The prediction has a mean pLDDT of 78. This is a predicted structure of a 128-nucleotide RNA (Guanidine-I riboswitch aptamer) from Hyphomicrobium sp. 12-62-95. It was read from a public genome assembly, where an Rfam model found it.

RNA sequence: GCAUAAUGCAUCUAGGGUUCCGGCCGUGUUGGCGUCAGCGCGGUGCCUGGUCCAAGAGAUGCGCUCCCGGUUGAAGCGCGCGUUGAGCGCCUCAUCCGGAGCCACGGCGGGACAAAAGCCCGGGAGAC
Repeated sequence: GCAUAAUGCAUCUAGGGUUCCGGCCGUGUUGGCGUCAGCGCGGUGCCUGGUCCAAGAGAUGCGCUCCCGGUUGAAGCGCGCGUUGAGCGCCUCAUCCGGAGCCACGGCGGGACAAAAGCCCGGGAGAC
């Protein structure tokens, strides 16, 4: 300096904003008036929340990949046996059991959805 690899999904959490719901504020209208309530419109996320988004370096679960050994079964090949009978080895696939999947500092800026973010660009740029 270069290359390869460092696993997928689901459910959640840190976190995030404001499409919808709700809250709060204002306003119009109806209910005789007021309070209040119903309906409509507008604003508000520096409104705890529900819906929603959400981690490479967060969690859990199920898969996936790899490895050792063993159980069982099947195909192929080789060497044997065949009424005093008998199977063995190699290899491939399936199956069951067991194990492993380590490490990981990280902008600015841009992008999507309603919008934002630890989402995506990105195990990036860069640093060590």